Model confidence (mean pLDDT): 84 of 100. The part of an RNA shown here (small-subunit ribosomal RNA, 3' major domain) has 483 nucleotides and comes from uncultured Stichotrichia. The full RNA is in RNAcentral, with records from ENA.
Context: one part of a larger RNA
RNA sequence: UGACGGGGGCCCGCACAAGCGGUGGAGCAUGUGGUUUAAUUCGAAGCAACGCGAAGAACCUUACCGGGCCUUGACAUGCUUGGAUUAGCUUCCCGAAAGGGAAGUGACGCCCUUCGGGGUGGAACUUGCACAGGUGUUGCAUGGCUGUCGUCAGCUCGUGUCGUGAGAUGUCGGGUUAAGUCCCAUAACGAGCGAAACCCUUAUCUUUAGUUGCCAGCGGGUGAUGCCGGGGACUCUAGAGAGACUGCCGUUGAUAAAACGGAGGAAGGCGGGGACGACGUCAAGUCAUCAUGGCCCUUAUGGCCCGGGCUACACACGUGCCACAAUGGUCGGUACAGAGGGACGCGAGACCGAAAGGUGGAGCAAAUCCCAAAAAGCCGGCCUAAGUUCGGAUUGAGGGCUGAAAUUCGCCCUCAUGAAGCCGGAAUCGCUAGUAAUCGCGGAUCAGAACGCCGCGGUGAAUAUGUUCCUGAGCCUUGUACA
Numbered sequence: 001u002g003a004c005g006g007g008g009g010c011c012c013g014c015a016c017a018a019g020c021g022g023u024g025g026a027g028c029a030u031g032u033g034g035u036u037u038a039a040u041u042c043g044a045a046g047c048a049a050c051g052c053g054a055a056g057a058a059c060c061u062u063a064c065c066g067g068g069c070c071u072u073g074a075c076a077u078g079c080u081u082g083g084a085u086u087a088g089c090u091u092c093c094c095g096a097a098a099g100g101g102a103a104g105u106g107a108c109g110c111c112c113u114u115c116g117g118g119g120u121g122g123a124a125c126u127u128g129c130a131c132a133g134g135u136g137u138u139g140c141a142u143g144g145c146u147g148u149c150g151u152c153a154g155c156u157c158g159u160g161u162c163g164u165g166a167g168a169u170g171u172c173g174g175g176u177u178a179a180g181u182c183c184c185a186u187a188a189c190g191a192g193c194g195a196a197a198c199c200c201u202u203a204u205c206u207u208u209a210g211u212u213g214c215c216a217g218c219g220g221g222u223g224a225u226g227c228c229g230g231g232g233a234c235u236c237u238a239g240a241g242a243g244a245c246u247g248c249c250g251u252u253g254a255u256a257a258a259a260c261g262g263a264g265g266a267a268g269g270c271g272g273g274g275a276c277g278a279c280g281u282c283a284a285g286u287c288a289u290c291a292u293g294g295c296c297c298u299u300a301u302g303g304c305c306c307g308g309g310c311u312a313c314a315c316a317c318g319u320g321c322c323a324c325a326a327u328g329g330u331c332g333g334u335a336c337a338g339a340g341g342g343a344c345g346c347g348a349g350a351c352c353g354a355a356a357g358g359u360g361g362a363g364c365a366a367a368u369c370c371c372a373a374a375a376a377g378c379c380g381g382c383c384u385a386a387g388u389u390c391g392g393a394u395u396g397a398g399g400g401c402u403g404a405a406a407u408u409c410g411c412c413c414u415c416a417u418g419a420a421g422c423c424g425g426a427a428u429c430g431c432u433a434g435u436a437a438u439c440g441c442g443g444a445u446c447a448g449a450a451c452g453c454c455g456c457g458g459u460g461a462a463u464a465u466g467u468u469c470c471u472g473a474g475c476c477u478u479g480u481a482c483a
Stems, first nucleotide, its partner, number of pairs: 001483002003480003007477004012472002015467002019431005027321007034313002042053002064308007073131001077130003082125001088105007108121005133297002136295003142291002144286003147282001149280001154193006160169003173184003199274004204242007214231002218229003245268001248262005324424001328383007340371003345364002350359003390421001395416007437459007
């Protein structure tokens, strides 16, 4: 100087408390451990691995296993052999394919030519050689990228001063703040990286613009509809601006910084949300995104193909979904979103089917058309406390879709079947407001395959007296036999 303390002081955070909803019990989905297996490819391991890499394993992917094959190789560059017996194309044989083999046909440039052909060369092919190739190994040799402490308020420097020195001071102290934020004080005076601000978005208004969006007034028209003429008022769209700064008033304060209350205001004291992550820590993670040193393989640890596996199943754990019902289930009727996507695409009306779906194809590169129904909600009917009209696992049967192909191993529909489950031990998680809870909608990936992920809006709470305790962090101080 740090680190540590079941030392002290101050202070903060959904850290506790106060509250609401869960997990832990059931069934299923998914990841992991374990076990099994020819293989169940590999990595991730307290927080910070475990719906993680994977934004999508039937083949492919695929790295694993079995079998069948190839050896200058699936791919790159250079040198070299061969010669038109070449490439390409067609056909045939063996084969599951990959691969192997056979036959036919058969190109291009330049020079010469007796027009028969001869010579030579580039690409491709082929012979051989350098080499290719490796998801083989080392993340404790590395770059890059990332997680984490933590959006915590810290981490440093120059000069000066103090100290023999390591170092200290500044950065401490009194206030204050979300903040090393600001003020005061001060052997310090300044400065940098962080914090804040600048950026995006959301909340209000003005203005510009008026189509594909809108329709108040005027006119026309329909069974109905901004449908048409028209209009720019309104909504909206998207450009430009305004607006919030403790600016104003009062109180407190040290006359300061600031705090509290108020006015005005769409918004008030950082308005809400996002992007943004200091010096560093964990030899944290990744050699399997990529790059890369060393080491290793080279008729194989490389390459191709078919099939299998990654989907196994006595178990154990994590993360989720759906339930156990009446604030519910079911049937009928009826409202109101936002954000997205669409050409190898989205696909309307119509018709067929009980449905999944099919036929068909209007319109739409989309503020125009389509996906598209929003759902919870509201209005009625039934159910009446029951393992039930709760719950839907499991299994049987029949169908549909994608795709060469759904057996291992997809999704959907219908009928039948109707399991466990009556609110969950110890323990444990999230959340402070348009949040939790609850309801549906969209997208990426994608032929198909979400209960996952990333977004979007609808409905919309309770509680916070407080900081003793648990936990993590910060500052000052103290002890130390630790570095």
The organism belongs to Stichotrichia, within Eukaryota. Its Rfam family is "Bacterial small subunit ribosomal RNA".